[in-house]
Context: one part of a larger RNA
RNA sequence: CUGGGCGUAAAGCGCACGUAGGCGGACUAUUAAGUCAGGGGUGAAAUCCCGGGGCUCAACCCCGGAACUGCCUUUGAUACUGGUAGUCUCGAGUCCGGAAGAGGUGAGUGGAAUUCCGAGUGUAGAGGUGAAAUUCGUAGAUAUUCGGAGGAACACCAGUGGCGAAGGCGGCUCACUGGUCCGGUACUGACGCUGAGGUGCGAAAGCGUGGGGAGCAAACAGGAUUAGAUACCCUGGUAGUCCACGCUGUAAACGAUGGAAGCUAGCCGUUGGCAGGUUUACCUGUCGGUGGCGCAGCUAACGCAUUAAGCUUCCCGCCUGGGGAGUACGGUCGCAAGAUUAAAACUC
Numbered sequence: 001c002u003g004g005g006c007g008u009a010a011a012g013c014g015c016a017c018g019u020a021g022g023c024g025g026a027c028u029a030u031u032a033a034g035u036c037a038g039g040g041g042u043g044a045a046a047u048c049c050c051g052g053g054g055c056u057c058a059a060c061c062c063c064g065g066a067a068c069u070g071c072c073u074u075u076g077a078u079a080c081u082g083g084u085a086g087u088c089u090c091g092a093g094u095c096c097g098g099a100a101g102a103g104g105u106g107a108g109u110g111g112a113a114u115u116c117c118g119a120g121u122g123u124a125g126a127g128g129u130g131a132a133a134u135u136c137g138u139a140g141a142u143a144u145u146c147g148g149a150g151g152a153a154c155a156c157c158a159g160u161g162g163c164g165a166a167g168g169c170g171g172c173u174c175a176c177u178g179g180u181c182c183g184g185u186a187c188u189g190a191c192g193c194u195g196a197g198g199u200g201c202g203a204a205a206g207c208g209u210g211g212g213g214a215g216c217a218a219a220c221a222g223g224a225u226u227a228g229a230u231a232c233c234c235u236g237g238u239a240g241u242c243c244a245c246g247c248u249g250u251a252a253a254c255g256a257u258g259g260a261a262g263c264u265a266g267c268c269g270u271u272g273g274c275a276g277g278u279u280u281a282c283c284u285g286u287c288g289g290u291g292g293c294g295c296a297g298c299u300a301a302c303g304c305a306u307u308a309a310g311c312u313u314c315c316c317g318c319c320u321g322g323g324g325a326g327u328a329c330g331g332u333c334g335c336a337a338g339a340u341u342a343a344a345a346c347u348c
Base pairs, nucleotide, nucleotide: 003320004319005318006317007302008301012316014201015200016199017198021194022193023192025088026087027086028085029084030083031082033081034080035077036076037075038074039073040072041071042070049065050064051063052062053061054060091191092188093187094186095184096183097182098181099180103177104176105175106174107173108172109171110154115149116148117147118146119145120144121143125136126135162169163168206247207246208245209244210243211242215241216240220236221235222234223233258315259314260313261312262311263310266293267292268291269290270289271288272287273286274285275284276283277282297304298303321348322347323346330341331340332339333338
């Protein structure tokens, strides 16, 4: 390479949009490029293969055949693929009527709590721990009551509940705004799927500039513990955590499971619609999500099982013994930190 694979053994890009490309629903006509059949030309010789022969055999050599899987040309075939023309509605989308939702952005606003400040009451402790100490407190702490300031997060509701492509999203109100589902079946008529490059989004930490800073808290300081204790525990505490704008582009970015479509027993929850029945609170049916169990089937086993890891098709990404190494060098990107692409020697 071929092949075989990718939940856990190596292997699914963090996620989307989309260019090229690949693949693509039903029917009719036409064409004949792919495809198939026949003919012709060519496919040098040698080699390879088969048959025969010559050196005493063999290697080697000679003769004949086959082959040279290809290309060109011509005559036909038309099922499939492609091209062209037309038609269709089941895929896809639009429209109309409803529905649910922590989907996003901006602005405003509420209460509880922590901390701090002021004032009142009040007096000797408070705090903290396994036990202590550092620490705070007679300059009046802790406790308690009232008032004020400020920042951050939103108890209960809360739910294998909901929404979102993923990251993620949770007090309340308003404005703007994205997507989804159900019902109707009015419209377009394959407009689709995937997607190398590319572009965008992307937790936390980190970086730049300017704000903000209550609580928490890397670093740091002290107290303990200990043989030591650069830790675990305690008292403090700065970046940071928050906001605006810009950068970074990574995570066990996980369902460790790429996307799309079709098919393949069921049962039980839950969630959003719709329809029917009625005993008005349930039942039945159906479509869309989200869970549990389970048959066939699959799997090395564990397990998966209509939300597949089953049976098929299409497209992309990735793997190919362990270490060296996701490293070096080079390239690209970045302010930096670093990210990305990505070896080899050597060794087992």
Source information:
A computed fold for a 348-nucleotide part of an RNA from an Alphaproteobacteria bacterium, annotated as small-subunit ribosomal RNA, central domain. NCBI's taxonomy places the organism under Bacteria, Pseudomonadati, Pseudomonadota, Alphaproteobacteria. Its Rfam family is "Bacterial small subunit ribosomal RNA".